[in-house]
RNA sequence: ACAGAUCUUCGGGGCAAGGUGAAAUUCCUGAUCGGCGGUGAUGGUGGCGUGCCACAUAAGCCCGCGAGCCGAGAGGCAGGACUUGGUGAGAAUCCAGGGCCGACGGUAUAGUCCGGAUGGAAGAAGAUCGCA
Numbered sequence: 001a002c003a004g005a006u007c008u009u010c011g012g013g014g015c016a017a018g019g020u021g022a023a024a025u026u027c028c029u030g031a032u033c034g035g036c037g038g039u040g041a042u043g044g045u046g047g048c049g050u051g052c053c054a055c056a057u058a059a060g061c062c063c064g065c066g067a068g069c070c071g072a073g074a075g076g077c078a079g080g081a082c083u084u085g086g087u088g089a090g091a092a093u094c095c096a097g098g099g100c101c102g103a104c105g106g107u108a109u110a111g112u113c114c115g116g117a118u119g120g121a122a123g124a125a126g127a128u129c130g131c132a
Stems, first nucleotide, its partner, number of pairs: 004129007017029003031112002033102002035065004044055005060100002068077003082098005104115003
């Protein structure tokens, strides 16, 4: 240093403007948002031995996880979405275009409002112990 144990802290964004209506941030036009881990060929910075190394960063719709429900627990159930073109040896991740998706309860039908929630979680960082 690594495994392991305990603890602490952190850990989600978003309907402008208008239409209809008795009533809608829920419908319609339009606007707007993108949690966590993995993968990964953009691009960036630094180093030097100049084609390699290091660092930070990089997918809502590729793989997986979380938020919901049941259960004492183990665990179980439920739960969404992509294509076209370009470059290239190679692209579900790069570039360009067009498209699509979004738990539960409430309410005029909600990703965006209110509520469970001053909650929890995927996880991230750190401390102590420990291997010794």